[in-house]
RNA sequence: UCAGAAGAAUAGGUGACCGUCGGCCGAAAGGCGGGAGGAAAGUCCGAGCUCCACAGGGCAGGGUGCCGGGUAACCCCCGGUGAGGGCAACCUCAAGGAAAGUGCCACAGAAAACAAACCGCGCCCCCGGUUCGUCCGGGACGUAAGGGUGAAAAGGUGGGGUAAAAGCCCACCGCGCAUUCGGUAACGAGUGCGGCACGGCAAACCCCACCCGGAGCAAGGCCGCAUAAAGGGACAAUAUAGCAUCACCAUGCUGUGAGAAGGUCGCCCUCCUAACGUCCCCGGGUUGGCCGCUAUCGAUGCCAUGGGUAACCAUACGCACUAGAGGAAUGAUCACCACCGGGCCGCGAGCAAUCGUUUCCCGGAACAGAACUCGGCUUAUAGGCUUCUGAGACC
Repeated sequence: UCAGAAGAAUAGGUGACCGUCGGCCGAAAGGCGGGAGGAAAGUCCGAGCUCCACAGGGCAGGGUGCCGGGUAACCCCCGGUGAGGGCAACCUCAAGGAAAGUGCCACAGAAAACAAACCGCGCCCCCGGUUCGUCCGGGACGUAAGGGUGAAAAGGUGGGGUAAAAGCCCACCGCGCAUUCGGUAACGAGUGCGGCACGGCAAACCCCACCCGGAGCAAGGCCGCAUAAAGGGACAAUAUAGCAUCACCAUGCUGUGAGAAGGUCGCCCUCCUAACGUCCCCGGGUUGGCCGCUAUCGAUGCCAUGGGUAACCAUACGCACUAGAGGAAUGAUCACCACCGGGCCGCGAGCAAUCGUUUCCCGGAACAGAACUCGGCUUAUAGGCUUCUGAGACC
C1' cells in the first nucleotide's frame, strides 16, 4: 500500500424565517415547552396485556433436536464438542435414530444392497485350426486386482502370495466389541480382541426424547343514539311432584334435573349452562364520543461494586425516561460549521516506498417513516474507529 476477517458505536450541529400535530397558560390575539429508527422494515419467533370459564385429561396436530449454561420466554444468546469451508484471521451446520418398519437412488452402467461380469486376466478340462511358437478361435471353469459407467460399485494404501486374483495373509488406517485414563457431559486419548461388510438418503414417511389451550389492540371496556323484543326453526324422560278447575278424560300454573344444543382450530371424555331460558338461520338499527393509548411505570436504561471464561446475575442508591396521531402530524428554505471524496499551488515527515497538512475551488451526504409495549432473529444501508489475517513494495 492492497485484499480480507471480527467487534462496538454514530446516523450531523447552530441560527433565522415560514408551516404543522399535541400539551400548558390566556376572554381572545397570542405565548411557552415538546414532536420518528438502528433498523421504526419483514411479521419469522417469544412474551407482557385483554377476552373466551375459574378449568382438567387424551388423540390428532405443531415446534425443537450434539453437550452444558443464560433468560420472563424463544426456533434466541454464551461457552464447549464433532463435522464441513477457507492459505489464514475466521465462518457455517435442518448436529438424535438407517440393526423397528416402509420407501427412494433417474439416466448411464454387467450390476445400485440378501445388488455383479461389458471389456479384460487365467487355463488344471474339452473341441477345431495351425506357420508346431501354447499361436488363434470356441465351450466349460476360475476371477473381481486393471479398464469403462456413475454422485456413489462388495473398506483404503503398501507388501506377500496366486494359474490369474481376492482380508487369502501381514503392517498401518478405517469398522465392531471390551476396557483404562481425562472431562459434569457431548466427546477425546490409549490398550486388547476380532478379518469384520449389510452403501447412501429421515431438508423421505417413520421411531425416540422434550415442549405447546385459543384468538388477538380491528383484543377489550364505558357512555350516548337508534329500531324490527321483525320473520323462521330446534331443544325437558311426549317424565315426575304439588296446587287450581273438573264426574272422568283433560287443561292451566309452580318446581325437580338425566342433558338437545352451545361453550375461541379439529375430535373424544370430564365439567358448566334449561323455558320470562339457551342455541341456529335470516333480516334491521348504531358506523358518534371517551378509555385502552404512554406514567413516580418497569422482565426499563445509565453509573458504581461484587460474582462468572462469557452470555448474564446480585446489591446499592443516584440520575433519566419529554410523540400519542386516528386516513394518520414530526416539514420546507437560507447561512455558517462538522463529515466524506476530488483538484491546483505550496509546505512538512521519511533512507525509500509512501504519508500528512494550510488556503482556495468543485462535488457528495445512505437505508428509510412510530400506530399498545417489550426481548430476539433476518433483511436494507453511509462514512469513520479498534483489533486480527494474508500478499506486495521500499530500506
Predicted 3D model of a 395-nucleotide RNA (Bacterial RNase P class A) from Deltaproteobacteria bacterium ADurb.Bin207. Its mean pLDDT, the model's own confidence on a scale to 100, is 76.